[in-house]
RNA sequence: UGGGGUGUGGCCAAGUGGUAAGGCACCGGGUUUUGGUCUCGACAUUCGGGGGUUCGAAUCCCUCCACCCCAGCCA
Numbered sequence: 001u002g003g004g005g006u007g008u009g010g011c012c013a014a015g016u017g018g019u020a021a022g023g024c025a026c027c028g029g030g031u032u033u034u035g036g037u038c039u040c041g042a043c044a045u046u047c048g049g050g051g052g053u054u055c056g057a058a059u060c061c062c063u064c065c066a067c068c069c070c071a072g073c074c075a
Base pairs, nucleotide, nucleotide: 001071002070003069004068005067006066007065010024011023012022018055027041028040029039030038048064049063050062051061052060
């Protein structure tokens, strides 16, 4: 430098145009003498950044960034 892939909460992870499931952790309540277990609740105006298309975008398009793989160039 070229080609391909990935990017969703603190961690893992589903979702592939119709408005973010679930698990762990953390926080609050109940149960318990306490802790653990069990149980209930809360927890993403938002999906790497920006722009565009659309009534509607995590999802499609453009661009940039980060990481991984392959190939190449210089020393």
Record summary
The RNA shown here (transfer RNA) has 75 nucleotides and comes from a Calditrichaceae bacterium. NCBI's taxonomy places the organism under Bacteria, Calditrichota, Calditrichia, Calditrichales, Calditrichaceae. Its mean pLDDT, the model's own confidence on a scale to 100, is 80. It was read from a public genome assembly. It matches the Rfam family "tRNA". The family's RNA type in Rfam is transfer RNA.